[in-house]
Context: one part of a larger RNA
RNA sequence: CUGGGCGUAAAGCGCAUGCAGGCGGUCUGACAAGUUAGAAGUGAAAUCCUAUGGCUCAACCAUAGAACUGCUUCUAAAACUGUUAGACUAGAGUCUGGGAGGGGAAGAUGGAAUUAGUUGUGUAGGGGUAAAAUCCGUAGAGAUAACUAGGAAUACCAAAAGCGAAGGCGAUCUUCUGGAACAGUACUGACGCUGAGAUGCGAAAGCGUGGGGAGCAAACAGGAUUAGAUACCCUGGUAGUCCACGCAGUAAACGAUGAAUGUUAGUCGUUGGGUCUCUAGUAGAUUCAGUGAUGCAGUUAACACAUUAAACAUUCCGCCUGGGGAGUACGGUCGCAAGAUUAAAACUC
Numbered sequence: 001c002u003g004g005g006c007g008u009a010a011a012g013c014g015c016a017u018g019c020a021g022g023c024g025g026u027c028u029g030a031c032a033a034g035u036u037a038g039a040a041g042u043g044a045a046a047u048c049c050u051a052u053g054g055c056u057c058a059a060c061c062a063u064a065g066a067a068c069u070g071c072u073u074c075u076a077a078a079a080c081u082g083u084u085a086g087a088c089u090a091g092a093g094u095c096u097g098g099g100a101g102g103g104g105a106a107g108a109u110g111g112a113a114u115u116a117g118u119u120g121u122g123u124a125g126g127g128g129u130a131a132a133a134u135c136c137g138u139a140g141a142g143a144u145a146a147c148u149a150g151g152a153a154u155a156c157c158a159a160a161a162g163c164g165a166a167g168g169c170g171a172u173c174u175u176c177u178g179g180a181a182c183a184g185u186a187c188u189g190a191c192g193c194u195g196a197g198a199u200g201c202g203a204a205a206g207c208g209u210g211g212g213g214a215g216c217a218a219a220c221a222g223g224a225u226u227a228g229a230u231a232c233c234c235u236g237g238u239a240g241u242c243c244a245c246g247c248a249g250u251a252a253a254c255g256a257u258g259a260a261u262g263u264u265a266g267u268c269g270u271u272g273g274g275u276c277u278c279u280a281g282u283a284g285a286u287u288c289a290g291u292g293a294u295g296c297a298g299u300u301a302a303c304a305c306a307u308u309a310a311a312c313a314u315u316c317c318g319c320c321u322g323g324g325g326a327g328u329a330c331g332g333u334c335g336c337a338a339g340a341u342u343a344a345a346a347c348u349c
Base pairs, nucleotide, nucleotide: 004320005319006318007303008302012317014201015200016199017198021194022193023192025088026087027086028085029084030083031082033081034080035077036076037075038074039073040072041071042070049065050064051063052062053061054060091191092188093187094186095184096183097182103177104176105175106174107173108172109171110154115149116148117147118146119145120144121143125136126135162169163168206247207246208245209244210243211242215241216240220236221235222234223233258316259315260314261313262312263311266294267293268292269291270290271289272288273287274286275285276284277283278281298305299304322349323348324347331342332341333340334339
């Protein structure tokens, strides 16, 4: 390379947009590049193969044939691919309508709680633990009541529920704004799918500058425990957690399952939209789109998956090829750094 694979054995890029490339719906006509058929030319000799012959045989040699699967030209065919012209509406998109939603950004506002401060009442403990101690408190703590300040998070509702491409999103209101579903079937008429590079987004921790800092809390300090205890437990506590702007670009970024299209038994829930029926309701039936449970066929090494496939097929991309060495070294690119990305070999079993 071929082949075989990628839920859990090695293997799906964290997710999307998209240039090139690859692939691509129905009908009609034309062309004839691919395709198919025929003919002609060429395809040196030797070699290979077949037959016959010559060296006593063989190797070897000679003669004849076949072959040289290729290339070029001409003629013909027009199903398929392609090109071109025209048409279509089932893919895709636009429009209209009423709804659903923690989708995103900015601003404003609220209540509960923690903490701190001030004042009042009040007196000896409080706190913490398995038990203690460090710690706070007669300079009046803790408790209780009122007020003030400030920051962060939004109980209940809450759900196998909803929304988002993923990361993720949860108090209330306002403004701006993205997407999806359903119905109507008015419009465009294949405008599509995938997508190497590329570009954008991307939890937490981390970094830079400037703010902010209630609670929590790496590091650190002390008290315990212990043989020791650089821990688990306790008392404190700084970065950080929060905001703005910029960087970083990684996660068990998981459904450990790439995207898209079509086909293939059901049953029971639930969310959003529509239709129909009647006894008009807190109803029933049905349909489209999502989201769960269970379960045939089929698949699977098994577990399990099973119309939301890991079934049956097609298209395109990514990735794997024994364990360790190693996601490391070196080099390149990126970064302020931390580091990220690309990515070996010797050696060894």

The prediction has a mean pLDDT of 88. The part of an RNA shown here (small-subunit ribosomal RNA, central domain) has 349 nucleotides and comes from an uncultured prokaryote.